[in-house]
RNA sequence: ACCUUAUCAAGAGUGGUGGAGGGAACGGCCCUGUGAAGCCCGGCAACCUGCGAAAGCAAGGUGCCAAAUCCGGCGGUGACGAAAGAUGAGGC
Numbered sequence: 001a002c003c004u005u006a007u008c009a010a011g012a013g014u015g016g017u018g019g020a021g022g023g024a025a026c027g028g029c030c031c032u033g034u035g036a037a038g039c040c041c042g043g044c045a046a047c048c049u050g051c052g053a054a055a056g057c058a059a060g061g062u063g064c065c066a067a068a069u070c071c072g073g074c075g076g077u078g079a080c081g082a083a084a085g086a087u088g089a090g091g092c
Base pairs, nucleotide, nucleotide: 002091003090004089005088006087007086008085013041015040016039017038021031022030023029026072027071028070042065043064044063046062047061048060049058050057051056069084074081075080
């Protein structure tokens, strides 16, 4: 990188540093000098893992911490589904 599969309306900072971006891409719409990204610390607990009869607990691995995956595009009157994306687990 590709394949399979599960999940994606819950949860998580009035911290330090840093200084202009960020929300995948496109179209929107937003967030942001009342301080973006990144880094540190802190936190959350989805999957794996450990413990447990279970509820749950822990926080070791991965992940995550504005807005439904922020909304839309394709199908459907619509509910919703698909595609694409993200994350885990497994495969190769």